[in-house]
The RNA shown here (small-subunit ribosomal RNA) has 1448 nucleotides and comes from an uncultured prokaryote. Rfam family: Bacterial small subunit ribosomal RNA. Gene Ontology terms of the family: structural constituent of ribosome and ribosome.
RNA sequence: AGAGUUUGAUCCUGGCUCAGAACGAACGCUGGCGGCAGGCCUAACACAUGCAAGUCGAGCGAAGCCUUCGGGCUUAGCGGCGGACGGGUGAGUAACGCGUGGGAACGUGCCCUUCUCUACGGAAUAGCCUCGGGAAACUGAGAGUAAUACCGUAUACCCCUUCGGGGGAAAGAUUUAUCGGAGAAGGAUCGGCCCGCGUUGGAUUAGGUAGUUGGUGGGGUAAUGGCCUACCAAGCCGACGAUCCAUAGCUGGUUUGAGAGGAUGAUCAGCCACACUGGGACUGAGACACGGCCCAGACUCCUACGGGAGGCAGCAGUGGGGAAUAUUGGACAAUGGGGGAAACCCUGAUCCAGCAAUGCCGCGUGAGUGAAGAAGGCCUUAGGGUUGUAAAACUCUUUCGCCGGUGAAGAUGAUGACUGUAACCGGUAAAGAAGCCCCGGCUAACUCCGUGCCAGCAGCCGCGGUAAUACGGAGGGGGCUAGCGUUGUUCGGAAUUACUGGGCGUAAAGGGCGUGUAGGCGGCGGAUCAAGUUAGGCGUGAAAGCCCCGGGCUCAACCUGGGAACUGCGCUUGAUACUGAUUUGCUAGAGACCGGGAGAGGCGAGUGGAAUACCCAGUGUAGAGGUGAAAUUCGUAGAUAUUGGGGGGAACACCGGCGGCGAAGGCGGCCAUCUGGCACGGAACUGACACUGAGGCGCGAAAGCGUGGGGAGCAAACAGGAUUAGAUACCCUGGUAGUCCACGCCGUAAACGAUGAGUGCUAGACGUCGGGGGGUUUAGGCUUCGGUGUCGCAGCUAACGCAUUAAGCACUCCGCCUGGGGAGUACGGCCGCAAGGUUAAAACUCAAAGGAAUUGACGGGGGCCCGCACAAGCGGUGGAGCAUGUGGUUUAAUUCGAAGCAACGCGAAGAACCUUACCAACCCUUAACAGCCUGGUCGUGGGGACCAGAGAUGGUUUUCUUCAGUUCGGCUGGCUUCCACACAGGUGCUGCAUGGCUGUCGUCAGCUCGUGUCGUGAGAUGUUGGGUUAAGUCCCGCAACGAGCGCAACCCUCGCCUUUAGUUGCCAUCGGGUAGAGCCGGGCACUCUGAAGGAACCGCCGGUGAUAAGCCGGAGGAAGGUGGGGAUGACGUCAAGUCCUCAUGGCCCUUAUGGGCUGGGCUACACACUUGCUACAAUGGCGGUGACAAUGGGCAGCGAAGCCGCGAGGUGGAGCAAAUCCCCAAAAGCCGUCUCAGUUCGGAUUGUUCUCUGCAACUCGAGAGCAUGAAGGUGGAAUCGCUAGUAAUCGUGGAUCAGCAUGCCACGGUGAAUACGUUCCCGGGCCUUGUACACACCGCCCGUCACACCAUGGGAGUUGGUUCUACCCGAAGCCGGUGCGCUAACCUUAGGGAGGCAGCCGACCACGGUAGGAUUAGCGACUGGGGUGAAGUCGUAACAAGGUAGCC
Repeated sequence: AGAGUUUGAUCCUGGCUCAGAACGAACGCUGGCGGCAGGCCUAACACAUGCAAGUCGAGCGAAGCCUUCGGGCUUAGCGGCGGACGGGUGAGUAACGCGUGGGAACGUGCCCUUCUCUACGGAAUAGCCUCGGGAAACUGAGAGUAAUACCGUAUACCCCUUCGGGGGAAAGAUUUAUCGGAGAAGGAUCGGCCCGCGUUGGAUUAGGUAGUUGGUGGGGUAAUGGCCUACCAAGCCGACGAUCCAUAGCUGGUUUGAGAGGAUGAUCAGCCACACUGGGACUGAGACACGGCCCAGACUCCUACGGGAGGCAGCAGUGGGGAAUAUUGGACAAUGGGGGAAACCCUGAUCCAGCAAUGCCGCGUGAGUGAAGAAGGCCUUAGGGUUGUAAAACUCUUUCGCCGGUGAAGAUGAUGACUGUAACCGGUAAAGAAGCCCCGGCUAACUCCGUGCCAGCAGCCGCGGUAAUACGGAGGGGGCUAGCGUUGUUCGGAAUUACUGGGCGUAAAGGGCGUGUAGGCGGCGGAUCAAGUUAGGCGUGAAAGCCCCGGGCUCAACCUGGGAACUGCGCUUGAUACUGAUUUGCUAGAGACCGGGAGAGGCGAGUGGAAUACCCAGUGUAGAGGUGAAAUUCGUAGAUAUUGGGGGGAACACCGGCGGCGAAGGCGGCCAUCUGGCACGGAACUGACACUGAGGCGCGAAAGCGUGGGGAGCAAACAGGAUUAGAUACCCUGGUAGUCCACGCCGUAAACGAUGAGUGCUAGACGUCGGGGGGUUUAGGCUUCGGUGUCGCAGCUAACGCAUUAAGCACUCCGCCUGGGGAGUACGGCCGCAAGGUUAAAACUCAAAGGAAUUGACGGGGGCCCGCACAAGCGGUGGAGCAUGUGGUUUAAUUCGAAGCAACGCGAAGAACCUUACCAACCCUUAACAGCCUGGUCGUGGGGACCAGAGAUGGUUUUCUUCAGUUCGGCUGGCUUCCACACAGGUGCUGCAUGGCUGUCGUCAGCUCGUGUCGUGAGAUGUUGGGUUAAGUCCCGCAACGAGCGCAACCCUCGCCUUUAGUUGCCAUCGGGUAGAGCCGGGCACUCUGAAGGAACCGCCGGUGAUAAGCCGGAGGAAGGUGGGGAUGACGUCAAGUCCUCAUGGCCCUUAUGGGCUGGGCUACACACUUGCUACAAUGGCGGUGACAAUGGGCAGCGAAGCCGCGAGGUGGAGCAAAUCCCCAAAAGCCGUCUCAGUUCGGAUUGUUCUCUGCAACUCGAGAGCAUGAAGGUGGAAUCGCUAGUAAUCGUGGAUCAGCAUGCCACGGUGAAUACGUUCCCGGGCCUUGUACACACCGCCCGUCACACCAUGGGAGUUGGUUCUACCCGAAGCCGGUGCGCUAACCUUAGGGAGGCAGCCGACCACGGUAGGAUUAGCGACUGGGGUGAAGUCGUAACAAGGUAGCC
């Protein structure tokens, strides 16, 4: 310090997630030792038991006990001090509660200092005793008693005072010195009170308040004060957030962070609050009191039912709750506290120990040597690699532990719970001591097996559907280590709430516009002040903690000394630039005045013409209207058309313009009235009056609402007609609200420049509107201010773009944003007549949603261009019969593959057996085939016969004379068999694991690279543009310059010529010769064959074009613009095809999924399709005639002549390994006949007789003869091929092959028609445009409905909580009144009085009750929408012109 994740890729925006640190933690696996620290975060739930506050006999009497008689001890009670500290908890509290800094009107036991006093009297009472009551707790009466208990008087001094006066003290004990007591003054400490500032969220809480705010008198308190009371006044608080609601103890600190900040408030420390819940006071220096009292309430316990007792949020402990938190331990040895003169007593404060890895820190589980790199494991390309110096083995050590011994400090003189602890010494044996998580990326670490979208994993992205580094196991590796992971929480990363430190044209985000209040902010100069600001000083900012420097435990954690810091607050002394305050000036901002000016600015009134529709009348006749085409509609009752007249409403053509005006919405005939604003020019006024603007107020398109008018045209709804699968739409015919006017509402729009207002500054160019100025001239130009546009520099921007009209550089003020969906929705409030508007969430859900730009692809977008693509033609297919392939069906099997084009006469260039992979039956099991080891038999193969069998196979027998190579050497092989070993074999699966090969787009003209340049980048440029071409072919231009793969050419072939060579070819000339014949001699001229060359290049001429490339025409030429044909197939696409050609990974079978064999099947047959053949006839059939080819093939072959057969064929065997011989006959042609008919067309089908091949033609071959003679009379929708030697038509050959083509491949013969053209269909190329597509339009995607689940709104109501108001009740208690009952101290004249108590009354008041509100939570039949779900239903709304542009 960053990283992953939106995309095909990119940049940006933006969310989600991760790596870090921390924890009072919990859970899972594991667990050796020690030190230090921490340990109910939940039920402020309920508590058994024990302990946690007592002490003093030197205050007092008394009782009991002991006694050495001196006395001593114990203690219930009275009395004193302490139980207000210490300890616990965080419920309440948003508060002067806390923090910080100040203040004045106070108190303060014990402690300290100073001064003074401690005098004289008195009356009671508990204990005890007696008698009672009660179960108990407890309690009544009587008698008598003490004090440092209580009371009076005196005095001190103090306090109050109207200055007359009034009020108020004390205590002794013991034996000799102390401890006490009282008063006054002061100190110290602690506490009470007041104030400034700070201290959570909510405005969907906006008004709150009656003792309320203030005053006066009085009361009360230690003390100020509405603290309380009476009266008077009507205040007080609040947008700088009162009140209300929710939440919460506050702080030092802790944690995180670079910091600012955020989160937090365990342990330790300070403060506060509370003590079962609520109320109350008493005592006291101090309490409204945790282990005190009274009352009420709930709960628990005891009871003799009459009545009583209790309060662990003290320490342990129990139940309960919970994911979860310890011992009913020891000691007062230390520190501290209470009491005491002290000894001492008490102390669950405290110090220690126990439990649990809860955390932090430290240590150990051994160290060295050790390669045969052992064994085993795992992997493997089978060689090896790895585990791994790891182990073993040898040598060594003993920390910790264990055993034994010595034995501290903590303790000032004594006293040690911890504890025989820490530490030290000796001994023991490598001996007792390692796990957890992870290994796809982020993120360090990889392989095998298993599994097969299953089981599972997952923090995010995402893995798993048969080769998973992502699941599970294993080996190996990485990380941390007595721990390791997971979960939860906080901060960080997150500049993702932005003070430091963000944004708002299009990503979320500028208010629709103005006016203006509060507020914020504000021009130039002078003076004064010193609030902000700034410098110094002082006080404070507790300690602990953090940080720095030291010190102590062996180190560390931990402890400890000092320092710094505590960024704050207060006081004080200075400074005065800036801000501020007061004051005085100025004119540059702003305003006012004068002058002429432009304008659809606004309001009301008047007026005009064109047009539509309607009405009346005339002319006139059959249609009009409308559409893609129609129909609804109007019209013979006279429409449409046309002419004249009339009425009415609305809107204002041309001018008219990115022209003008207005704040925006918006404003358009003409005329005049009233009126707002603006720009320019002038200067003699005011003197900062300015800017912005939360709330408020006003304006605010269209639609809509109310009342009343008006209504020509248009036109939601509605009706009809069309369209359509449907059409509640688009189109058409009608048509009502509305649109118009007046008044009143509504208050929203994609109210947009998607751009708030104001001010200043920062290059220009060109246009336009308004005003002004100089010069010069009538035509423009120069200049200035204001408005409105286009382009463009710097700069900015993610890019697009903006650019003096900023989205640049700055300042001021306002509004708004913080992932998508849910949702601008619900609830609540406000507004509205309603519609609705405004303000505005949450649960839940997703990992994205988005912006700009890029490359593609696509478009029922555009432009240019090509192709038998259409068109123009010729011939077909689709109908029939048959052939063939496929589907389907059938079957024991009908083997398998191919599937739009690009599967279907395809693999298959040929299924009777074989082929053959399928089925049935029967056989074989190291195998039909290959390797290897050892041994043996042979050195053996072939032929014949027989038996069994369907055959494979098994068995018997006979015969030939030894198999192959040979270097001629039994030299090397070879065969058969047996045994053993690995293994063979598979047309079994996966073409989606692959190689290779192939199809297709497409013989389309494209596809790329290097360098440079541009861009943040993906990418672009080049390759685009202007021409041209069959072509990215070429030319020109150009930030590109070059290059590669394609195109073309080079290759083959056909067409012309030359040369060469002539046999088997040829025959012109010469000769011979025949029935005939290149038959013979001869020749190589010609044809032909073959080899080598030539020839064509827009080369020449003319035109055209930019003078280029090229195009058009012409000449010549066998051939002319790539001359015809072939071979040749760029980068890539289709997970295209093929594991059944071959090769091959993985998986599967192994007496079978291998091998052999017989028979069957692949040939089935209601049916459907493809490709063909033959036809339907006269351009033909039949008969006759015997003209003219080319390519090919031939020895297990082609097979001539001759003969036989009607024929297929047979016989025959010449010749030929072939320019020699053979196949070999070419057929269309020509002549004759038939005469339009199911025929002399057509030949299917069937019968029968034959031929050929073959081991064998039944299933299941081809052919021939005779007989039979089906459908079919040119083929619906639709669809195919072809542009010239082509189509069409005619025959011929070949491969395969024993035999079997209508298929396939090839050959020649005859030989057309048409192309205006590119609008349309299909495919393709280039440029451009839009895009929400990128699996790329066979894309994407919306809504209803149905089903399941989830959260949520409404809901008759119902159950709780909190709170307010009114009234009732009114315990205890204090206060007030009364006090005829009771009454020791004082007074008394002895009667009584003063005073006190009980009792009673009153005021206040807790709990409780009644009634009514407010608010909040739970449940709720039913209901509303929302979200999420696998391949559900219906349609097709959006994205392309999305097929009606879309959206608000």